[in-house]
RNA sequence: UUCUUAUCAAGAGAGGUUGAGGGAAGGGCCCGGUGACACCUCAGCAACCUUCAAUGUCUUUAACAUUGAAACGGUGCUAAGUCCUGCAAAUUGUUACUAAUUUGCGAGAUAAGAA
Numbered sequence: 001u002u003c004u005u006a007u008c009a010a011g012a013g014a015g016g017u018u019g020a021g022g023g024a025a026g027g028g029c030c031c032g033g034u035g036a037c038a039c040c041u042c043a044g045c046a047a048c049c050u051u052c053a054a055u056g057u058c059u060u061u062a063a064c065a066u067u068g069a070a071a072c073g074g075u076g077c078u079a080a081g082u083c084c085u086g087c088a089a090a091u092u093g094u095u096a097c098u099a100a101u102u103u104g105c106g107a108g109a110u111a112a113g114a115a
Stems, first nucleotide, its partner, number of pairs: 001115008013042005021031003026085003043078003048074002050070008082107001086105007
């Protein structure tokens, strides 16, 4: 970097360094010299991997599934729903433009596995 699978309306910020852009891209809308973004330190959130326990399948072990617990370990995260959006279909409403909702696809983020 690519592919596969899962999740994405919940949750969680202070200090220091630096100094102008940042929120992926276009559009919108926001954040930002009352110091954003980034980096460092500390703190926190969170069960994806992981660990443990119970139950079930199984003759048993192992393995798998379900439920629960755990933040010591590997990642991740700590403005705004992935900040909003693109395409197609359906439903509802409207004379119509169009609006809302749902589903699927696409884009993106994170994790696990593979190449």
SAM riboswitch aptamer (S box leader) from Neobacillus rhizophilus, 115 nucleotides, folded computationally. The model forms 97% of the base pairs in the Rfam consensus. Model confidence (mean pLDDT): 81 of 100.